[in-house]
Context: one part of a larger RNA
RNA sequence: AGCAUAGGGUGAAUGCCUUGGCACUAGGAGCCGACGAAGGACGCAGCGAUCUGCGAAAAGCCAUGGAGAGCCGAAAGCAGGCUAAGACCCAUGGAUAUCCGAAUGGGGAAACCCACUUGGGGUAAUGCCCAAGUAUCCAUCACUGAAUCCAUAGGUGAUGAGAAGGUAUACCCGGGGAACUGAAACAUCUAAGUACCCGGAGGAAGAGAAAGAAACAUCGAUUUCCUAAGUAGCGGCGAGCGAACGGGAAAGAGCCCAAACCAAUCUAGUAAUAGGUUGGGGUUGCGGACCGACAUAAUACUUGAAAUUGCUAGUAGAAAUACUUGGAAAGGUAUACCAAAGAAGGUGACAGUCCUGUAUACGAAAGCGAUGGAAAGUAGGUUGGUAUCCAGAGUACCACGGGACACGAGAAACCCUGUGGGAAGCAGGGGGGACCACCCCCCAAGGCUAAAUACUCCCUAGUGACCGAUAGAGAAGAAGUACCGUGAGGGAAAGGUGAAAAGCACCCCGGGAGGGGAGUGAAAGAGAACCUGAAACCCUAUGUUU
Numbered sequence: 001a002g003c004a005u006a007g008g009g010u011g012a013a014u015g016c017c018u019u020g021g022c023a024c025u026a027g028g029a030g031c032c033g034a035c036g037a038a039g040g041a042c043g044c045a046g047c048g049a050u051c052u053g054c055g056a057a058a059a060g061c062c063a064u065g066g067a068g069a070g071c072c073g074a075a076a077g078c079a080g081g082c083u084a085a086g087a088c089c090c091a092u093g094g095a096u097a098u099c100c101g102a103a104u105g106g107g108g109a110a111a112c113c114c115a116c117u118u119g120g121g122g123u124a125a126u127g128c129c130c131a132a133g134u135a136u137c138c139a140u141c142a143c144u145g146a147a148u149c150c151a152u153a154g155g156u157g158a159u160g161a162g163a164a165g166g167u168a169u170a171c172c173c174g175g176g177g178a179a180c181u182g183a184a185a186c187a188u189c190u191a192a193g194u195a196c197c198c199g200g201a202g203g204a205a206g207a208g209a210a211a212g213a214a215a216c217a218u219c220g221a222u223u224u225c226c227u228a229a230g231u232a233g234c235g236g237c238g239a240g241c242g243a244a245c246g247g248g249a250a251a252g253a254g255c256c257c258a259a260a261c262c263a264a265u266c267u268a269g270u271a272a273u274a275g276g277u278u279g280g281g282g283u284u285g286c287g288g289a290c291c292g293a294c295a296u297a298a299u300a301c302u303u304g305a306a307a308u309u310g311c312u313a314g315u316a317g318a319a320a321u322a323c324u325u326g327g328a329a330a331g332g333u334a335u336a337c338c339a340a341a342g343a344a345g346g347u348g349a350c351a352g353u354c355c356u357g358u359a360u361a362c363g364a365a366a367g368c369g370a371u372g373g374a375a376a377g378u379a380g381g382u383u384g385g386u387a388u389c390c391a392g393a394g395u396a397c398c399a400c401g402g403g404a405c406a407c408g409a410g411a412a413a414c415c416c417u418g419u420g421g422g423a424a425g426c427a428g429g430g431g432g433g434a435c436c437a438c439c440c441c442c443c444a445a446g447g448c449u450a451a452a453u454a455c456u457c458c459c460u461a462g463u464g465a466c467c468g469a470u471a472g473a474g475a476a477g478a479a480g481u482a483c484c485g486u487g488a489g490g491g492a493a494a495g496g497u498g499a500a501a502a503g504c505a506c507c508c509c510g511g512g513a514g515g516g517g518a519g520u521g522a523a524a525g526a527g528a529a530c531c532u533g534a535a536a537c538c539c540u541a542u543g544u545u546u
Base pairs, nucleotide, nucleotide: 001545002544003543004542005541006540007539008538009537015531016496017495020467021466022464023463024462025461026460027459028458029456030455031166032165039100040099041098042055043054044053046078047077050074051073061094062093063092064091065090066089070082071081072080105114106113107112115134116133117132118131119130120129121128136163137162138160139159140158141157142156143155144154171202172200173199174198175197176196182189186236212219213218223250224249225248226247227246233241234240254448255447256446257392261280262279263278264277265276266275267274268273285426287390288389289388290385291384292383293382294381299379300378301377302376303375307371308370309369310368311367312366314362315361316360320335321334322333323332324331336353337352338342344356345355346354397421398420399419400418401417402416403415407433428443429442430441431440432439483490484489503530506517507516508515509514
């Protein structure tokens, strides 16, 4: 030195565990903000670094309700207090709420500096202190007021829970809008109207009551799903893209203006008349005004009382003992009991009957929601006639250029519109995939509209052939922390004594660390470098080989 065996050390795998995650389900909620948000800075405890809570009234103040014996957060300790005159704790409502931040008196290198006005405090006086106000834009009103006579622009002030900023990296609508890639290269094409940027909104958004779809039969707003169908089509007819009609379901809801005409009022005008404002009228594709006849209600919408009910604290809640093994009984044995409760968790091993609970049954002073619909207000009818009047114009449509339609210019309709041209008006107009005719369907150029649909930062309850500490979130511990980076940004590691600290009094060696006794404990080979404790690696002893 090798090998073997044994015993140790180191080391952390493995096993078991779970405070934390992941994915969903059902219901709720879907916004906060100048009444100062989201997010922060700095403070606040007798002793207080971190987290949590709070704000100079600072781990808190007030009221109301719940609850009932302890309490002064995580978190021990010392000191000192509170509490049956009901503390601590839980819920509801309120008060306070420094400074920064849209940040808004002015400034600014965020959490700082410097003001003015009014009122108050203080000083001999100045400095100083306190309270309220003082940004911009918009809307309304008032005053004022140039060039320029009236006027207008402008200025000043008042009023306004007007707006701004945040977010849930989700969902929705709009304005812009790539490339990688695929086409086995690449240019039309694809990726894709995707990613991304910007604007806007809501709890949903958008769409929506036919100038529709169809086909000679009809249907009757929109949206979503299944199907039709990978069909018809589009396509360097390549790669690929990809409907609709019809059928079946979910849901279901329809309305209001403009105009003709009437009335009032204002302006211009000698007047006829024209225009404006307000109110009535009217809303459709066999209309309305207008002229007659008959009705005065059904019904709809808005606000919303009583009552009922839910949420935000809670309350009651059945039934087992003995022996035995053991450190410990919930295990074993024996004999019982409850069950609208044998879900689950905990308790010194595995508990229906020990604890928390569970089934079930109850509960709100205060705040919020739902159902509800008293009452009030607003709107609101049918029919006959047809001479006259009305029925959305730089619109429809056309040309050129684009876009969007499953449809790439194509035979290319329909839809949107940048430029130019430019109707008819009910004997009117649009559509039915070039265009024309016949036929059929519909009424553009104004507006609103619940539900079925999409999503989940968040709350409550629950589920899992989801994870179990190199997994599961990046994060089971002071985690978006430590640390890295000028910055945008990147981004960890780190769980387990024991049933209970009973966390080793006392003695010995040692400067200490550490160890040996003693003691605790079922166990200390559970001693905090703490469950189990594999392997690599190291050491010792014995055997053996060289």
Molecule: large-subunit ribosomal RNA, domain I
Organism: bacterium